[in-house]
This is a predicted structure of a 683-nucleotide part of an RNA (large-subunit ribosomal RNA, domain II) from Prevotellamassilia sp. Its mean pLDDT, the model's own confidence on a scale to 100, is 82. Rfam family: Bacterial large subunit ribosomal RNA. The RNAcentral record of the full RNA draws on ENA.
Context: one part of a larger RNA
RNA sequence: ACCUACGAGUUGUCGUCGUCAGCGAGAUUAAGUGCGCAGACGCACGGAGUCGAAGCGAAAGCGAGUCAUAAUAUGGCGUUGAGUUGUCGGCGGCAGACGCGAAACCAAGUGAUCUACCCUUGUCCAGGCUGAAGUUCGGGUAACACCGAAUGGAGGGCCGAACCAAUAAGCGUUGAAAAGCUUCUGGAUGAGGUGAGGGUAGGAGUGAAAGGCCAAUCAAACUUGGAGAUAGCUCGUACUCCCCGAAAUGCAUUUAGGUGCAGCCUUGUUUGUUUGCCUAUGGAGGUAGAGCGACUGAUCGGAUGCGAGGGCUUCACCGCCUAUCAAGUCCGGACAAACUCCGAAUGCCAUAGGUUUAGAGGACAGGAGUGAGGGUGCGGGUGCUAAGGUCCGUGCCCGAGAGGAGAAGAAUCCAGACCGUCGGCUAAGGUCCCGAAUUAUGGAUUAAGUUAGUCUAACGAAGUGUUGUCCCUGAGACAGCUAGGAUGUUGGCUUGGAAGCAGCCAUUCAUUCAAAGAGUGCGUAACAGCUCACUAGUCGAGGGACGAUGCGUGGAUAAUAAUCGGGUAUAAAAUCCAUAACCGAAGCCACGGGAUGCGUAAGCAUCGGUAGGGGAGCAUUCUAAAUGCGCAGAAGAUGUUGGGACGACCAAUGUUGGAGCGUUUAGAAAAGCAAAUGUAGGU
Numbered sequence: 001a002c003c004u005a006c007g008a009g010u011u012g013u014c015g016u017c018g019u020c021a022g023c024g025a026g027a028u029u030a031a032g033u034g035c036g037c038a039g040a041c042g043c044a045c046g047g048a049g050u051c052g053a054a055g056c057g058a059a060a061g062c063g064a065g066u067c068a069u070a071a072u073a074u075g076g077c078g079u080u081g082a083g084u085u086g087u088c089g090g091c092g093g094c095a096g097a098c099g100c101g102a103a104a105c106c107a108a109g110u111g112a113u114c115u116a117c118c119c120u121u122g123u124c125c126a127g128g129c130u131g132a133a134g135u136u137c138g139g140g141u142a143a144c145a146c147c148g149a150a151u152g153g154a155g156g157g158c159c160g161a162a163c164c165a166a167u168a169a170g171c172g173u174u175g176a177a178a179a180g181c182u183u184c185u186g187g188a189u190g191a192g193g194u195g196a197g198g199g200u201a202g203g204a205g206u207g208a209a210a211g212g213c214c215a216a217u218c219a220a221a222c223u224u225g226g227a228g229a230u231a232g233c234u235c236g237u238a239c240u241c242c243c244c245g246a247a248a249u250g251c252a253u254u255u256a257g258g259u260g261c262a263g264c265c266u267u268g269u270u271u272g273u274u275u276g277c278c279u280a281u282g283g284a285g286g287u288a289g290a291g292c293g294a295c296u297g298a299u300c301g302g303a304u305g306c307g308a309g310g311g312c313u314u315c316a317c318c319g320c321c322u323a324u325c326a327a328g329u330c331c332g333g334a335c336a337a338a339c340u341c342c343g344a345a346u347g348c349c350a351u352a353g354g355u356u357u358a359g360a361g362g363a364c365a366g367g368a369g370u371g372a373g374g375g376u377g378c379g380g381g382u383g384c385u386a387a388g389g390u391c392c393g394u395g396c397c398c399g400a401g402a403g404g405a406g407a408a409g410a411a412u413c414c415a416g417a418c419c420g421u422c423g424g425c426u427a428a429g430g431u432c433c434c435g436a437a438u439u440a441u442g443g444a445u446u447a448a449g450u451u452a453g454u455c456u457a458a459c460g461a462a463g464u465g466u467u468g469u470c471c472c473u474g475a476g477a478c479a480g481c482u483a484g485g486a487u488g489u490u491g492g493c494u495u496g497g498a499a500g501c502a503g504c505c506a507u508u509c510a511u512u513c514a515a516a517g518a519g520u521g522c523g524u525a526a527c528a529g530c531u532c533a534c535u536a537g538u539c540g541a542g543g544g545a546c547g548a549u550g551c552g553u554g555g556a557u558a559a560u561a562a563u564c565g566g567g568u569a570u571a572a573a574a575u576c577c578a579u580a581a582c583c584g585a586a587g588c589c590a591c592g593g594g595a596u597g598c599g600u601a602a603g604c605a606u607c608g609g610u611a612g613g614g615g616a617g618c619a620u621u622c623u624a625a626a627u628g629c630g631c632a633g634a635a636g637a638u639g640u641u642g643g644g645a646c647g648a649c650c651a652a653u654g655u656u657g658g659a660g661c662g663u664u665u666a667g668a669a670a671a672g673c674a675a676a677u678g679u680a681g682g683u
Stems, first nucleotide, its partner, number of pairs: 001683006011095008020086004026051003032045005055062002065077004098236002101233001105226006116200009125190001127159003130155001134151006163187003168183004202218001205213002239617006249262005263370002265367007273358001274360001276355008289342001290340002296336002300332005307325002309322004373398010403414003418593004423589003429583003432567003438580001440579006451569002459554002463551010480538005486511003491505003517532001521530002594607005618672001620669010636656008
């Protein structure tokens, strides 16, 4: 992992609602007893008791009333619908109460053969080294002290086996081993190692102290019991079909992943259009917008300048000036969720009319689930007008929704799946190939493979199409080419120099001209030189400036050559506009069939679905009654063929098997397995 077997809403009691049944102003017995009798017992007796038929008041008490009260006022609760007993079913309370699951808590016991410490009594420590005190002898001293040589054999002394330990590394890691092996290493006469016997026990022991150890178990051992502890938590919870079908919200909560009430779902009874939509009419309201010489506040530019600051002047007053601030007024502009002189559209409320019969609305009663929501469009708060962010409102969808499109994708677009059909039409989206359907038609754009994918900006550019305004132009434009581009004058000043061209100044003047600046740019030390403006000739038809807009271009950076889904595509298979066809879904239509609701019928409508509510069935085991099958072959096993509207399932038959087993009508349940890191066995 698979297979087989087992494996979870039960039982008792009390209550409540419903079904069915009995009796009914009554209903009913309990324990117990008797009889028949030994069963899933039955019948009879038994009226104790319980519920109901009257309530009100704390009570005395009164009573269709009563209580409060001084009350005859007023008000509260009653009076005006029948109950009760049992069967079965739904749900609730109490019990382990659908099943499995803690960590823990308490009680009584069992443990120191492991290990910690202690007691008693034994035992063990190769070999080598060092050489303390003391002592002896010699020297030495007044006597000591002291010196030397021997002797001696101390030490938590030294080196190092046994023994004990465990520093480092390697190996081992489903091991040879639930702690080992190898090498290195530490101690090795000591606070040493070790044998045997004994002691200390669970909030206790023991601890050279690590929360260590106390039998592979220790921040409280193990065993049994309380015990099925408790678990607002996790997981699991078993056959079929049919009808309906949610919620992830509000309020409260030692509450926030729980629960109560309400909301939303379902079933029954009842009401009978009250619901929804449209139209009309009438209302309430201060949003969007707008506005502010209409308030509150905020605000830009200009004009004026009350007043203030600064300066000047003066003995003082008066007065004058201003690169300052600035009230008010005027002109122009513009802002606000907590501003409003104004002010919609929607939405909401009410009334009337019309329309709709929908799994519409309301009331009562039984049963729930939900109370983590999410994405998206629109209106907002918060945030960075960030987030697949967060918090509201309002729709849609996912949740609980399959099908088609979007390459692929919960919620985007299209569209809501009762079943069947090798029928048809369409939606979104597509029609060169992968791929069903146009290599369709007409017109334009793009040359970047732009594009056909998502998101690209500021800024840059004689890309190119469309369009507008203005200017020049056969009296010759624009571009090119040829020629001229002069004189006073080197203008004046400055300067070493300054001559068009370092800089400053200005009547930047005047003359000759077809035209020519007291000079546009190079250049020189300064000149010179080249050139431009400007003019003529040549040439011969459009040229120039500034906008608007379409499609392109640079800006443009990520890890496979690595992507438009791919191949590929250029008067397109790109982009824009228009047109005609076709393809395309579980949509719609057609044909056939089924179910549900309503209906006398004809028929009409409906039938996606999680949590959940309701209905109808199938299978298993046993019981009762009736009725059958079976050694001429029961159950079981394994094939085949059929059946029922679907299904859970059922039947016939072949082989095997070898002794029991069905059907009908009722009844009773240890009554259905894929899951629980389920339990046991097998493979």